[in-house]
RNA sequence: UUGAUCAUACGGUCGCGUGGCGCUUCGCGCCAUGAGGAAAGUCCGAGCACCGCAGAGCAGGACGCCGGAUAACGUCCGGUGGAGGCGACUCCAAGGAUAGUGCAACAGAAACAGACCGCAGAGCAAUCUGCAAGGAUGGAAAGGGGAGGUAAGAGCUCACCGACGCCGCGGCAACGCGGCGUGCCGUGUAAACCCCGUCCGGUGCAAGAUUGGGCGCAUGUCGCAUAGGGUUGCUCGCCCGAUGUGCGCCGUGAAUAUCGCUCGAACGCAUCGGCGACGAUGCGUCCAGAUAGAUGACCGUACACGACAGAACUCGGCUUACAGGUCAA
RNA sequence: GGGACAUAGCUCAGCUGGGAGAGCGCUGCGUUCGCAACGCAGAGGUCGCGGGUUCGAAUCCCGUUGUCUCC
Numbered sequence: 001u002u003g004a005u006c007a008u009a010c011g012g013u014c015g016c017g018u019g020g021c022g023c024u025u026c027g028c029g030c031c032a033u034g035a036g037g038a039a040a041g042u043c044c045g046a047g048c049a050c051c052g053c054a055g056a057g058c059a060g061g062a063c064g065c066c067g068g069a070u071a072a073c074g075u076c077c078g079g080u081g082g083a084g085g086c087g088a089c090u091c092c093a094a095g096g097a098u099a100g101u102g103c104a105a106c107a108g109a110a111a112c113a114g115a116c117c118g119c120a121g122a123g124c125a126a127u128c129u130g131c132a133a134g135g136a137u138g139g140a141a142a143g144g145g146g147a148g149g150u151a152a153g154a155g156c157u158c159a160c161c162g163a164c165g166c167c168g169c170g171g172c173a174a175c176g177c178g179g180c181g182u183g184c185c186g187u188g189u190a191a192a193c194c195c196c197g198u199c200c201g202g203u204g205c206a207a208g209a210u211u212g213g214g215c216g217c218a219u220g221u222c223g224c225a226u227a228g229g230g231u232u233g234c235u236c237g238c239c240c241g242a243u244g245u246g247c248g249c250c251g252u253g254a255a256u257a258u259c260g261c262u263c264g265a266a267c268g269c270a271u272c273g274g275c276g277a278c279g280a281u282g283c284g285u286c287c288a289g290a291u292a293g294a295u296g297a298c299c300g301u302a303c304a305c306g307a308c309a310g311a312a313c314u315c316g317g318c319u320u321a322c323a324g325g326u327c328a329a
Numbered sequence: 330g331g332g333a334c335a336u337a338g339c340u341c342a343g344c345u346g347g348g349a350g351a352g353c354g355c356u357g358c359g360u361u362c363g364c365a366a367c368g369c370a371g372a373g374g375u376c377g378c379g380g381g382u383u384c385g386a387a388u389c390c391c392g393u394u395g396u397c398u399c400c
Stems, first nucleotide, its partner, number of pairs: 001329006008302007016034008036308001040319002043317005048204004055236004060200005065079005080094001081092004095195002100193002102189003116135002118131005143161002146158003162184001163182008208259003214249009228240004266285008303306001330399006338353004347384001355371005377393005
C1' cells in the first nucleotide's frame, strides 16, 4: 500500500415477538428461533403488483474509451489511453471544439488572429517600409528548442521531437509499433447551450388481492361527442360512463380482518471452466416477519473494556458512518 | 415518495461563472443641557461542510449535514 474477514465471548435468572406441540383450552406450560456490514441515505438497477394498451411525435431525463460479466444497472471484471507516486499501487463524468452559437473579467498592442517596447532599412526630421528573434501582460500569445540562412528576421530551409494524413503489421476492439508524406489549416471551455449514439410508459406493498353492502334483474334521470371524464408533462390517437327507485340473493370490525410477508436471480461447502467479474454441477441448510410495532434488563467470569448503529415487500449495487482485532500479498 | 432553502448579529439580494452587497443593528465623531432623531466615517462574512470541473466557483457537478414544506 492492497485485498479479505470478525464486530466482545461464555454461563445463569427474569421478560418480549414468531412458529410448533401438549393440556384442565379463560389461559398456561414446554421446545425451537429472533437485526446489520452497513438494517442508514433512498442515489441507481430489477423482481412483484396495479393502472391499462404501453401506439406515434415532441418535450424531458440518464448514460458516454474498448471488450466482457449480469435478470438488469449509472455496478463489477479485464484491457487501452492519460494523471500521480522512488515503489507496491492508486485515480480519471475518458464521445464531439473544422456542425453551429456563446463566454474568456482584469491586465495586455492583440484573446483568434496581432505589433506596445524592440530589431533592421530609408529619411535631416516627422514618418514610411520589412520582421516577429527577444522583452512586457496573462491561466492561455500563434508548434518546441538547435543549426543554416538573412539588412534584420521568419518552417524560409534542414535534422530531431510533437501534430495531421495515408499505408503496412499486431490486436475481436479501444489502441500500439513501423514507414512515407504534409512546413503545420489554427487556443481553452461541452460538470455552457448544443450535436451524435444508447436507454427510459406511469405509479408504487398506504402497490394490490379476498371476505364483509355488494351483485343480478326491471325501470327512471343525466350524458351520448367540436362536450365531459380517463389515459404520461404536451399534441395526436385510443377508451366510455354516472346516478335514483323497486324486487331478489346476502349478513352486521375495517388505512386497524385475512392474504401479499418472506424459499429466494437464497446461503454454506466441494469440484470443474474462466486471468477475472462470474458461471456450471453435486451435496447440505432454512436463516426475524411485527402492525403502536419483539430482539431487552440484571448478575457472574475473561480480556484487547467493546465503534457506527435497529429489519417493516424483496433482491443486485453505489454512497455515507464506524473503536479495535485477525489473516494474506 | 417528492420539492425548496442555508450568504454580515437579524431580514434578504446577488447564483445565464470574474467587484461579495443592501436595510436594520453595532462602533467612533459631530449635533443637544442630556436623550432620541439626523449627518459623517468605520468595523464586521470559512457564502452550511467536503471534494471535483474551470485560468477562475457564493454561482456548475457529486457527496454530506441541518431546517422548512407538499403528497

Two RNAs folded together computationally: RNase P RNA and transfer RNA, 400 nucleotides in total. Rfam match: Bacterial RNase P class A. It is annotated as a ribozyme.